Predicted 3D model of a 98-nucleotide RNA (TPP riboswitch aptamer (THI element)) from a Syntrophobacteraceae bacterium. The prediction has a mean pLDDT of 77. Rfam family: TPP riboswitch aptamer (THI element). Rfam links the family to the GO term thiamine pyrophosphate binding. From the family's description: Vitamin B(1) in its active form thiamin pyrophosphate (TPP) is an essential coenzyme that is synthesised by coupling of pyrimidine and thiazole moieties in bacteria. The organism belongs to Syntrophobacteraceae, within Bacteria.
RNA sequence: CUAUAGCCGAAGGGGUGCUCUCGUCAUGAGGGCUGAGAUCAUACCCUUGGAACCUGAUCCAGAUUAAUACUGGCGGAGGAAUCGGCACGCGACAAGGU
Numbered sequence: 001c002u003a004u005a006g007c008c009g010a011a012g013g014g015g016u017g018c019u020c021u022c023g024u025c026a027u028g029a030g031g032g033c034u035g036a037g038a039u040c041a042u043a044c045c046c047u048u049g050g051a052a053c054c055u056g057a058u059c060c061a062g063a064u065u066a067a068u069a070c071u072g073g074c075g076g077a078g079g080a081a082u083c084g085g086c087a088c089g090c091g092a093c094a095a096g097g098u
Base pairs, nucleotide, nucleotide: 001096002095006086007085008084009083010082011047012046013045014044017033018032019031020030021029022028049093053079054078055077059073060072061071062070
C1' cells in the first nucleotide's frame, strides 16, 4: 500500500460428554453439572483466513471438580464440509505486494 470481517438464500460438514437415583435378561426413565449444543432437531456450531469436528489420544502438564467440564501443551501435526446474491462508511489481526 492492497483487500476484507457483515447479511440473505441454497447446499454441505459436525458433535452430543460427565454424574446421581430408579429400573431391566437386555434396550431404558428421571434429576444434577458444564457448554452454542449433551441424541433428533424448522435446534446448535462450522464450511478453505476451515481448532466446527475427527485422528494421535484410555496422550502430557497445571489448577480444580462429585465427575466431566477448565487452562496450557501436543499444534498450524495429519485430516476435515461452498456456491450464489446483496451490502461494503470506518477499519483491524493474519495474509499478499512494495